[in-house]
RNA sequence: AUUCCGCAGAGCUACACCUAUCGUGAGGUAGGGUCGGAAAGCUACAGGUCUUUACCAAAAAAAGAUGGCUGAGUUGCAAAU
Numbered sequence: 001a002u003u004c005c006g007c008a009g010a011g012c013u014a015c016a017c018c019u020a021u022c023g024u025g026a027g028g029u030a031g032g033g034u035c036g037g038a039a040a041g042c043u044a045c046a047g048g049u050c051u052u053u054a055c056c057a058a059a060a061a062a063a064g065a066u067g068g069c070u071g072a073g074u075u076g077c078a079a080a081u
Stems, first nucleotide, its partner, number of pairs: 001081003006077001012037002017032006035068001041074003045071003048066006
């Protein structure tokens, strides 16, 4: 530098749920917790899903949320060459 196949080792993270707090809300943040994850690190670009506008019948739109929904971009440990 390339590949991304994850045996071994070193580690990392934290589903649901509970508490506090922010938000109209989806949901976010912190602590506990530890289902899982080989990128479950980061990024809202594309799609999906969800919330609000917003209620009516449907369809569609705008603003937002979701990276542990999928793809993509980018970075990292190990191993091999």
Predicted 3D model of an 81-nucleotide RNA (c-di-GMP-I riboswitch aptamer) from a Methylococcaceae bacterium. The model forms 95% of the base pairs in the Rfam consensus. Lineage of the source: Bacteria > Pseudomonadati > Pseudomonadota > Gammaproteobacteria > Methylococcaceae.